[in-house]
RNA sequence: GACAACGGCAAACCCGUCGUGAGACGGGGACGCAAAGCCGCGGAUCAGGUGAGUCACCUGACAGCCGGGCUACCGAA
Numbered sequence: 001g002a003c004a005a006c007g008g009c010a011a012a013c014c015c016g017u018c019g020u021g022a023g024a025c026g027g028g029g030a031c032g033c034a035a036a037g038c039c040g041c042g043g044a045u046c047a048g049g050u051g052a053g054u055c056a057c058c059u060g061a062c063a064g065c066c067g068g069g070c071u072a073c074c075g076a077a
Base pairs, nucleotide, nucleotide: 001074008033009032013028014027015026016025017024018023031064037070038069039068041067042066043065045061046060047059048058049057050056051055
């Protein structure tokens, strides 16, 4: 970053399994994605717990919310 090429990923929803939960994994399925590849480092959001009184802390979830770090395919003008 081009209405190029080879390809890739896969939201909602459905089924199964796991988890108290947020959610995860597998299968089906495509709304989208040029890092929708990897990393919870900062913030946001969400869940559980504790103290408390609407806030703090702890543990977790989320990479397809925003930053940051690392790595990477193709290639015209």